Background: Small-subunit ribosomal RNA, central domain from an uncultured bacterium, 349 nucleotides, folded computationally.
[in-house]
Context: one part of a larger RNA
RNA sequence: CUGGGUGUAAAGGGAGAGUAGACGGAAGAGCAAGUCUGAUGUGAAAGGCUGGGGCUUAACCCCAGGACUGCAUUGGAAACUGUUUUUCUUGAGUGCCGGAGAGGUAAGCGGAAUUCCUAGUGUAGCGGUGAAAUGCGUAGAUAUUAGGAGGAACACCAGUGGCGAAGGCGGCUUACUGGACGGUAACUGACGUUGAGGCUCGAAAGCGUGGGGAGCAAACAGGAUUAGAUACCCUGGUAGUCCAUGCCGUAAACGAUGAUUACUAGGUGUUGGAGGAUUGACCCCUUCAGUGCCGCAGUUAACACAAUAAGUAAUCCACCUGGGGAGUACGACCGCAAGGUUGAAACUC
Numbered sequence: 001c002u003g004g005g006u007g008u009a010a011a012g013g014g015a016g017a018g019u020a021g022a023c024g025g026a027a028g029a030g031c032a033a034g035u036c037u038g039a040u041g042u043g044a045a046a047g048g049c050u051g052g053g054g055c056u057u058a059a060c061c062c063c064a065g066g067a068c069u070g071c072a073u074u075g076g077a078a079a080c081u082g083u084u085u086u087u088c089u090u091g092a093g094u095g096c097c098g099g100a101g102a103g104g105u106a107a108g109c110g111g112a113a114u115u116c117c118u119a120g121u122g123u124a125g126c127g128g129u130g131a132a133a134u135g136c137g138u139a140g141a142u143a144u145u146a147g148g149a150g151g152a153a154c155a156c157c158a159g160u161g162g163c164g165a166a167g168g169c170g171g172c173u174u175a176c177u178g179g180a181c182g183g184u185a186a187c188u189g190a191c192g193u194u195g196a197g198g199c200u201c202g203a204a205a206g207c208g209u210g211g212g213g214a215g216c217a218a219a220c221a222g223g224a225u226u227a228g229a230u231a232c233c234c235u236g237g238u239a240g241u242c243c244a245u246g247c248c249g250u251a252a253a254c255g256a257u258g259a260u261u262a263c264u265a266g267g268u269g270u271u272g273g274a275g276g277a278u279u280g281a282c283c284c285c286u287u288c289a290g291u292g293c294c295g296c297a298g299u300u301a302a303c304a305c306a307a308u309a310a311g312u313a314a315u316c317c318a319c320c321u322g323g324g325g326a327g328u329a330c331g332a333c334c335g336c337a338a339g340g341u342u343g344a345a346a347c348u349c
Base pairs, nucleotide, nucleotide: 003321004320005319006318007303008302012317014201015200016199021194022193023192025088026087027086028085029084030083031082033081034080035077036076037075038074039073040072041071042070049065050064051063052062053061054060091191092188093187094186095184096183097182098181103177104176105175106174107173108172109171110154115149116148117147118146119145120144121143125136126135162169163168206247207246208245209244210243211242215241216240220236221235222234223233258316259315260314261313262312263311266294267293268292269291270290271289272288273287274286275285276284298305299304322349323348324347331342332341333340334339
């Protein structure tokens, strides 16, 4: 390389839209590049192979055959691929009607709670722990009442509920805005699938600049614990957490399961629609799209998966090929830096 694989043994890219490429629905007609077939030429000889023959045999030598699976020219075939053309509507998309949603962005508003400030009441403790101490408090704390300030997060509703490509999204209102779903069948007429590279998005932490700072809290300080305790526990506490803007580009970015399409027993919840039945919003039946559980066939090393497949098939992409060395070194690219991406070998078992 091939083959075989990728939920957990090595292996699915963090996610998307999409370029080249690869693959691609139904019917008719043409062409003949691929494809199939006939003929001709060529494919040197020797060697090899098969069958004979000659040296006493063998090696060796000679003859014949076949082969040289190829290439070129030319005559045909038209199922499939390709290509040109004419059409079609099931794939795909548009339109119309309808409801659902923490989808996104921006602005405004609200209440509870913590903290702080001011004032009142009030007096000796408060706080904290396994037990304590550091700490706070007679300069009046804790507790309680009233008023004020400020920041961050939104109890209940809340649900293996919803939405989003993923990351993720949860108080309320408004504005702008993306997508999905159901119904209809008016329109387009294969416009599709996947997607190397490139592009965009991408939790937390971190970085730059300017704000903000209530609570929490790396670092740090103190008190404990302990043989020690650079920890776990306690009292404090700065970056940070928040906002704007620009970087970073990684995560157990997980369903550890790439995307798309078709097919393959059932049962039972739940979310959003539609149709039927019904007096009826209930219940029931059918159906589409999601989201769970159980389970047959089948698959699997087993666990388990099982119409949301890890089943049966097809197309395309990514990735794996013993452990360590090592996601390291070197080089390259990216980054302000931290670092990221790509990514070996010697050696060793």